[in-house]
Small-subunit ribosomal RNA, central domain from Macrotyloma uniflorum, 349 nucleotides, folded computationally.
Context: one part of a larger RNA
RNA sequence: UUGGGCGUAAAGCGUCUAUAGGUGGCAUUUUAAGUUCUCCGUCAAAUCCUAGUGCUCAACCUUGGACAAGCGGUAGAAACUACCAAGCUAGAGUACGGUAGGGGCAGAGGGAAUUUUCGGUAGAGCAGUGAAAUGCGUAUAGAUUGAAAAGAACACCAAUGGUGAAAGCACUCUGUUGAGUCGACACUAACAUUGAGAGUUGAAAGCUAGGGAAGCAAAUGGGAUUAGAUAUCCUAGUAGUCCUAGCCAUAAACGAUGGAUACUAGGCGUUGUGCGUAUCGACCUUGAAAUGUUGUAGCUAACGCGUUAAGUAUCCCACUUGGGGAGUACGUUUGCAAGACUGAAAUUC
Numbered sequence: 001u002u003g004g005g006c007g008u009a010a011a012g013c014g015u016c017u018a019u020a021g022g023u024g025g026c027a028u029u030u031u032a033a034g035u036u037c038u039c040c041g042u043c044a045a046a047u048c049c050u051a052g053u054g055c056u057c058a059a060c061c062u063u064g065g066a067c068a069a070g071c072g073g074u075a076g077a078a079a080c081u082a083c084c085a086a087g088c089u090a091g092a093g094u095a096c097g098g099u100a101g102g103g104g105c106a107g108a109g110g111g112a113a114u115u116u117u118c119g120g121u122a123g124a125g126c127a128g129u130g131a132a133a134u135g136c137g138u139a140u141a142g143a144u145u146g147a148a149a150a151g152a153a154c155a156c157c158a159a160u161g162g163u164g165a166a167a168g169c170a171c172u173c174u175g176u177u178g179a180g181u182c183g184a185c186a187c188u189a190a191c192a193u194u195g196a197g198a199g200u201u202g203a204a205a206g207c208u209a210g211g212g213a214a215g216c217a218a219a220u221g222g223g224a225u226u227a228g229a230u231a232u233c234c235u236a237g238u239a240g241u242c243c244u245a246g247c248c249a250u251a252a253a254c255g256a257u258g259g260a261u262a263c264u265a266g267g268c269g270u271u272g273u274g275c276g277u278a279u280c281g282a283c284c285u286u287g288a289a290a291u292g293u294u295g296u297a298g299c300u301a302a303c304g305c306g307u308u309a310a311g312u313a314u315c316c317c318a319c320u321u322g323g324g325g326a327g328u329a330c331g332u333u334u335g336c337a338a339g340a341c342u343g344a345a346a347u348u349c
Stems, first nucleotide, its partner, number of pairs: 004320002007303002012317001014201001016199002021194003025088002028085001031082001033081002035077002039073004049065004054060001091191001092188003098182001103177007110154001114150008125136002162169002206247006215241002220236004258316006266294006273287002276284001298305002322349003331342001333340002
């Protein structure tokens, strides 16, 4: 490379946008590049194949013939791909006005709890554990009660529920803003899909500078446990956790399942939306959409998946090729650093 694969065996980029490129709806016309066909030229000889000939046969030698693809030219065909022109509306999009939502950003407000401080009451323990001890407490702790401050997180509602491209998003209110669903009508007329490189975004931890610091808590001290105990348990406790500005770019970033389109039995839910009937309100019927559960056919090594496919097909991209060595070395790029991206070989089984 071919072929085979990619939920769990090696393998889907964390996510999205988009350039080149690949692929691409319905019907008409043009051209004839691809395609197809006629004829011509060429494709040295030898070899190979075939019908013979000559060595007694054979190998071998030798004569004739032929095949095929390729390349160039020539005369046609026009279904398909492509091109030209003018169209269509089922894909896609735009506008309008409804709809639901923890979607984003900014600002304001709220109560419970915790800790600390101050005051009152009261007076010996509290805290902690498997059991203890370190620790706190007559300098008045703990308990209870009144007041104040601070920071962080938002109980119930809450759900197999909503929303976002993913990471993620939840006290309440206000402002602003993005995208998508559903239904009606109008418009554009293939404007689509995928997407190498590229760019955006990206939990936690970590880094830089400045704030903040209640609780929790790597590191660290002490007390236990233990043969030891750099752990588990307890008591303290610093970075950090929070905010602002900027880096970092990784996770079992998981549905371990890339994206798009079409088709292929059902049953039972949930969410928002439109229609119909009807009403004080509810219930009910039905269309399309989203999201669950169970399951037929089919698929699968099995587990299982099963209209949200891991089924049946088409298009595009990423990735994989025995285990270690190794996501290491070296080099480039990148970063303040930590590191990240790319990524071998010797050797060994």
Model confidence (mean pLDDT): 83 of 100. NCBI's taxonomy places the organism under Eukaryota, Tracheophyta, eudicotyledons, fabids, Macrotyloma.